[in-house]
Molecule: c-di-AMP riboswitch aptamer (ydaO/yuaA leader)
Organism: Actinomycetota bacterium
């Protein structure tokens, strides 16, 4: 001076914070919608109990395929690699898009629990870049 992102402003304190404003997230009616796969068994108003495998969820653009290795009775899962939903930023365009170029496709939180969801309760307001002096 700029870039991802909700992460900016504005007072009070003078101490390592606190109050608000904006932004941003969660959780919490009615309606409405969900109530898992598979295996034989009984049963015939279409469901019963067994027995086996598997938890769910937020916050994020960050999912999902295929390959390779690896560990494993199995299944889950870790690792590369190579594409992909989806994201960002330039440039074009000037009405956005397409197309193109260059990137990213993570990470963590919660703790057996959470669907939407008015009132209504409750958090967050960091953080890592790039460029000039």
């Nucleotide at each position: 001076c700029g870039c991802c992102g909700a992460g900016u402003c504005a007072c009070c304190a003078c101490u390592c914070g606190g109050u608000g404003a904006g932004c941003c997230g969660g959780g919490g009616a009615a309606c409405c919608a969900c109530c898992g796969c598979g295996g034989g068994g009984c049963a015939u108003g279409c469901g019963c109990a067994c027995c086996g495998c598997u938890g769910g969820g937020g916050u994020g653009a960050a999912u999902c395929c295929g390959u390779g290795g690896c560990g494993c009775a199995c299944c889950u899962g870790c690792c590369g690699c190579g594409g992909u939903a989806g994201g960002g930023c330039g440039a074009u365009u000037u009405c956005u898009u397409c197309c193109c170029g260059c990137c990213c496709g993570a990470a963590c939180c919660c703790g057996u629990c959470a669907g939407c969801u008015a009132a209504c309760c409750c958090g967050g307001u960091a953080g890592g870049c790039g460029g000039u002096u």